Small-subunit ribosomal RNA from uncultured Candidatus Saccharimonas sp., 1523 nucleotides, folded computationally.
Its mean pLDDT, the model's own confidence on a scale to 100, is 82.
NCBI's taxonomy places the organism under Bacteria, Bacteria candidate phyla, Candidatus Saccharimonadota, Saccharimonadales (SeqCode), Saccharimonas (SeqCode).
It matches the Rfam family "Bacterial small subunit ribosomal RNA".
The sequence was found in a public genome assembly.
RNA sequence: AGAUUCUUUUUAUGGAGAGUUUGAUCCUGGCUCAGGAUGAACGCUGGCGGCGUGCCUAAUACAUGCAAGUUGUGCGGUAACGAGUUUCUCACUGAGGUUCGAAAGAGUAGAUAAAAUUUCGGGCUUUGGUGAGGAAUGUCGACGAGCGGCGGACGGCUGAGUAACGCGUAGGAACGUACCCCAAAGUGAGGGAUAACGCACCGAAAGGUGUGCUAAUACCGCAUGUGGUCUUCGGAUUAAAGCUUUAUGCGCUUUGGGAACGGCCUGCGUAAGAUUAGCUAGUUGGUGAGGUAAUAGCUCACCAAGGCGACGAUCUUUAGCUGGUCUGAGAGGAUGAUCAGCCAGACUGGGACUGAGACACGGCCCAGACUCCUACGGGAGGCAGCAGUAGGGAAUUUUCCACAAUGGGCGAAAGCCUGAUGGAGCAACGCCGCGUGCAGGAUGAAGGCCUUAGGGUUGUAAACUGCUUUUGUCUGUGAAGAUUAUGACGGUAGCAGACGAAUAAGGACCGGCUAACUACGUGCCAGCAGCCGCGGUCAUACGUAGGGUCCAAGCGUUAUCCGGAAUUACUGGGCGUAAAGAGUUGCGUAGGUGGCAGAGUAAGUAGACAGUGAAAUCGUCCCGCUCAACGGGAUACACAUUGUCUAAACUGCUCAGCUAGAAGAUGAGAGAGGUCGCUAGAAUUCCUAGUGUAGGAGUGAAAUCCGUAGAUAUUAGGAGGAAUACCGAUGGCGUAGGCAGGCGACUGGCUCAUUCUUGACACUAAGGCACGAAAGCGUGGGGAGCAAACGGGAUUAGAUACCCCGGUAGUCCACGCCGUAAACUAUGGAUGCUAGCUGUUACGAGUAUCGACCCUUGUAGUAGCGAAGCUAACGCGUUAAGCAUCCCGCCUGUGGAGUACGGCCGCAAGGCUAAAACAUAAAGGAAUUGACGGGGACCCGCACAAGCGGUGGAGCGUGUUCUUUAAUUCGAAGGUAAGCGAAGAACCUUACCAGGGUUUGACAUCCUGCGAAUCUCUCCGAAAGGAGAGAGUGCUUUAUUGAGCGCAGUGACAGGUGUUGCAUGGCCGUCGUCAGCUCGUGUCGUGAGAUGUUUGGUUAAGUCCAUCAACGAGCGCAACCCUUGUAUUUAGUUGAAUUUUUCUAAAUAGACUGCCCCGGUAACGGGGAGGAAGGAGGGGAUGAUGUCAGGUCAGUAUUACCCUUACACCCUGGGCUAGAAACACGCUACAAUGGCCGGUACAAAGGGCUGCCAAGUCGCGAGACGGAGCAAAUCCCAUCAAAGCCGGUCCCAGUUCGGAUAGCAGGCUGAAACUCGCCUGCUUGAAGUCGGAAUCGCUAGUAACGGUAGGUCAGCACACUACCGUGAAUACGUUCCCGGGUCUUGUACACACCGCCCGUCAAACCAUGAAAGUCACCAAUACCUGACGUCUUAGCUAGUCUAGGCCUAAGGUAGGGGGGAUAAUUGGGGUUAAGUCGUAACAAGGUAUCCGUAGCGGAAGCUGCGGAUGGAUUACCUCCUUU
Repeated sequence: AGAUUCUUUUUAUGGAGAGUUUGAUCCUGGCUCAGGAUGAACGCUGGCGGCGUGCCUAAUACAUGCAAGUUGUGCGGUAACGAGUUUCUCACUGAGGUUCGAAAGAGUAGAUAAAAUUUCGGGCUUUGGUGAGGAAUGUCGACGAGCGGCGGACGGCUGAGUAACGCGUAGGAACGUACCCCAAAGUGAGGGAUAACGCACCGAAAGGUGUGCUAAUACCGCAUGUGGUCUUCGGAUUAAAGCUUUAUGCGCUUUGGGAACGGCCUGCGUAAGAUUAGCUAGUUGGUGAGGUAAUAGCUCACCAAGGCGACGAUCUUUAGCUGGUCUGAGAGGAUGAUCAGCCAGACUGGGACUGAGACACGGCCCAGACUCCUACGGGAGGCAGCAGUAGGGAAUUUUCCACAAUGGGCGAAAGCCUGAUGGAGCAACGCCGCGUGCAGGAUGAAGGCCUUAGGGUUGUAAACUGCUUUUGUCUGUGAAGAUUAUGACGGUAGCAGACGAAUAAGGACCGGCUAACUACGUGCCAGCAGCCGCGGUCAUACGUAGGGUCCAAGCGUUAUCCGGAAUUACUGGGCGUAAAGAGUUGCGUAGGUGGCAGAGUAAGUAGACAGUGAAAUCGUCCCGCUCAACGGGAUACACAUUGUCUAAACUGCUCAGCUAGAAGAUGAGAGAGGUCGCUAGAAUUCCUAGUGUAGGAGUGAAAUCCGUAGAUAUUAGGAGGAAUACCGAUGGCGUAGGCAGGCGACUGGCUCAUUCUUGACACUAAGGCACGAAAGCGUGGGGAGCAAACGGGAUUAGAUACCCCGGUAGUCCACGCCGUAAACUAUGGAUGCUAGCUGUUACGAGUAUCGACCCUUGUAGUAGCGAAGCUAACGCGUUAAGCAUCCCGCCUGUGGAGUACGGCCGCAAGGCUAAAACAUAAAGGAAUUGACGGGGACCCGCACAAGCGGUGGAGCGUGUUCUUUAAUUCGAAGGUAAGCGAAGAACCUUACCAGGGUUUGACAUCCUGCGAAUCUCUCCGAAAGGAGAGAGUGCUUUAUUGAGCGCAGUGACAGGUGUUGCAUGGCCGUCGUCAGCUCGUGUCGUGAGAUGUUUGGUUAAGUCCAUCAACGAGCGCAACCCUUGUAUUUAGUUGAAUUUUUCUAAAUAGACUGCCCCGGUAACGGGGAGGAAGGAGGGGAUGAUGUCAGGUCAGUAUUACCCUUACACCCUGGGCUAGAAACACGCUACAAUGGCCGGUACAAAGGGCUGCCAAGUCGCGAGACGGAGCAAAUCCCAUCAAAGCCGGUCCCAGUUCGGAUAGCAGGCUGAAACUCGCCUGCUUGAAGUCGGAAUCGCUAGUAACGGUAGGUCAGCACACUACCGUGAAUACGUUCCCGGGUCUUGUACACACCGCCCGUCAAACCAUGAAAGUCACCAAUACCUGACGUCUUAGCUAGUCUAGGCCUAAGGUAGGGGGGAUAAUUGGGGUUAAGUCGUAACAAGGUAUCCGUAGCGGAAGCUGCGGAUGGAUUACCUCCUUU
């Protein structure tokens, strides 16, 4: 030093995708969705509590109340209240005095008088008490208004303005500060006023004037001067206030300091636009003065001419900033409600005053707008405080309680004030918590829904049984919040008791994304929809229901933000072809980046320490409300920034070096590098002359055109312009554009070699400068050829084109503009690194040689192929699109659009720069599979060619269209409908029409009743049918009935040739009897897919062989099946007869390239032998995957819909048979290879009992009579044929051809032959003399010709299906037409070329540009007037004065500027199931396309010039790879 292990500490806890472009794939790329959030709103719904939150819009206007007062311990005072004092009046009451009257009067010894005494009442009077009322009194408590002090600059609200030292952060020096704290010193003695108040007066009011008093902690001198300030250091100047409950009281003055707050300055950070590039005169600086608390152009005078700006000034637009909040893995993005910090504002604009502090939300002045009062003179006001109102709006609360708490103001204090604040109310507006019961309960109740009719589901869900009481209601009790007192909340929270499952569930969704499905209704309608999309009669997509899913007192929708979106990419993208490398980096500025080693420094960088980074929020831990939300406490990382110290590797800076980068030097070299001048030959055209004669030229074919006035051709001479054959080449040079005969002059760059010089001088390059094909423009020349425009001729539906004949600008030169191209390698420049092989150009070295060449090798260029790697793929690959670094340019869905507006440039054309509205879910790249091509190669087919015979012309038959009709039933429609369904419409068929009838039905099943069934007859009727009469009583039975049949009734149902073949099954046609179509495994490719299946041969064949990343397999091909040709064997009714034979019908054999020769690796091919047959012997059946939504619902079946006294059923008659016309398929012909007459020969295959029908007879004949035979190898149709052959006749004619049409007479079938059958005889005797354009079939027993039979069928065949007879011609060959197959190529097609698609015009709608103008707005400018107010000047009456001055708000005038709204008209653009004209593009798109430019044209577009390949095809050359 490294590695491993262990321990400890610290940090970190986190990132999902899906749908949609295509037939499918990969990529690029947009759109959309799932998540979270909100001051939300809306819809439906709604039980409770806690904690929060609540005008985002009109900084619009505000009724009403409240929101800032306090201080009597500063003062004069006293309006109100209370108390006290004084006084007056009244009432009641007590006491005393006095007087009058009345009564009593004990009886003490007595008489009577007097007196005394007692009681009661009245008058007068004194005095006290109580109560009521009045007056006075500042005496006291207190206190309205006033003077004075402090506070109204805080608290509360709002976000208009502000892009700024406004805010955030970090700093700074030239300042201020009332209240508070500390310290020091002081607080003496005076003066004159004034408000309140009184009196008088003005005014509607608000308010005001005059005059007369009075106080102070109000005001002013004087004294003192610790101190302070100024200073010429001598000095000058400068304070104060008292009150009181008497206390360690509250104040006052001066000075210094502190705390906290504030003013100012600075670095950095802080939105968008360059379609805003220049801005600025107090502007920048200085000196002096003024001014401020303080610095300063803050203000002024003078001087200088500065200052800011691509590192974005100025201008415009938008916006309060921050802590934070939402989202995100993060980085980021968005945001700035509530809470907190700062700023700004207070109806709008301006201004100052007071004050410690304001240029002041609830202060003042002025101007303006608005509102209110008014006596019209004049006044008042400012909710962006709390409530509340109107308005606006999708939208946001009570005109509540309390100062109990926390704080604030004043006060010594008590206290007062406080819409701050604490609380309550309203609102699911948000977050959090709780509840709407729990357990048991299957007959799996009822009801609903579905159903395959069985059942399933709702669903233990309910009912029912038991239990509980959160919540709720009622009652009782009852806090903390408060320290002594004081509680709005509040009888609240909590606690206890009672009652009783009681009071409490909805919303959205169910096609995919995306959890959750069925029925009915609807029928491209109604509607849904976030994207894709759903709905046109079977909708999991609309509406309803049942069921289900997800959330839940909420659930959805809408709006907005982040995310997903790596879709602006710092983390973390790209630019060959998808959007994207500027035409050239050629020169070069700013900027960015920079080779090797040394020293220093310390800006960046790293570390340590310190400060700041408010609180709240977020994270972690702990704690408190029962939990949580919420709240309390503690605490961290990160980040930012400042300072100090340290380090010095890297970057920077400074110094001194190096040589590998770069540049230079020297010596060679190549070159269409550039500019200018001179010059050469060939060719075109023209002119002159000669020769010469009728054409030339041109085209797909022609014509215009030239030519007998002599062209073209040819010879000679001349003129003139432009371009330079061969060499010549994926050769050379140049930065790119570009450059080509030769010579000369001038000149730029490059390469190689040497390693001599300098010493990083380099790379890139925004702006800038320069160059820049073709076309085009200007001026002047020139003009042979070519040739936009234009003229003519063709082509064409048209042809403003392609083709042809002419032809002007232009092309050329000089000078000057333009500045664009597919200006392309669609690939910016520089440097380094990372396998090779091959060619070529230039130079060098080596080897070799006499020398050159050859060979080896180095450097630089230029090409081809390729490792690794990259790429979505294609491809690129030392010349990178690989691996890296540096710098520049550019891109962000498509269309609108490289357009509009603006600006710059230009003579113009135009270029450069460059949007938005709106529309849209795609647009696009590469590759894949198909399909297609008026692309290619190969191959096949009666496809062409070679032949034979037809069709198309005529007449007739049949079918179809169209027309007609009561109906002419329906279907089939190029090939693949049309002698087709229909293998046979007189009735029936029959589905159509007219008329007459029936309604459980003509037919099926079930139920009930009656009756056997059945048969015969009569009447009406066109018939169907209706009415009636009679006969007849069966089988079975448990004796009721049952089976079958008939009639009647009831309802389920029957019935429908009604619709949909685009809902279907089945069947069929067609490509096509073409050779194809696929799979498993493996391999290749990200993938769709490919390979196999391609390639070379071969075949009828994907038949086989060889090769090969393939190896195998399946459906097709072939074979197996039938038939035919040969032979054998067996059997044989029949065949007159019999053996070979023939025939019939069974089996077997035979043919396999087996054999020979040749070619070939093989497959196989060519020839030959043998053989009845030879290379699949001939023919048939057999039809892969699929295509045509091919055909058929009318053959049958069948989903769905429709009709049900009819769209069903029965009957009679009619129609399907019509007829101007057109088409398709046939028959018969036009004649002599023939017609007619006579004679004569040879088949095959079929059919037959409701049948075939013999012989025989009759009839000219069709046929009739007849009845033998035959259920058929026996009999019959049926002599079994006809062409043929042998004779005869006709003699080229509308005929002895041809037979239509028509007349008459007959026959047959059938109830019936008129509409509407077939046949016969006689007569009639039409068109037609071989058929235009066009078109069909056929390659051998085939075509052609000839007849025969069958099915259908009562009858009806020129059709169809079979059969045999006679029996050819031709095929060189694959160029062309048609169809098909394989490979390949192009593609913008995939519904697949009957595809796709472009532009004008017409219509509707949408947004937008221009526009004569119109309207309001914004910010400046110039000028005029100029309030209040500060400052200033003057005056005297000395003031709250008067008159001026400067400045200014506001107002006015004017011309420009800026953005906006609107507008007759107008331009293009976009969108829109079925409009018009053409067909430009995609294939060689029918003239290859595209780019730039110019001209022209209804339109796409065409043409000229230059350019690109992002063009197909063919041939050639060269090169590469492999062998």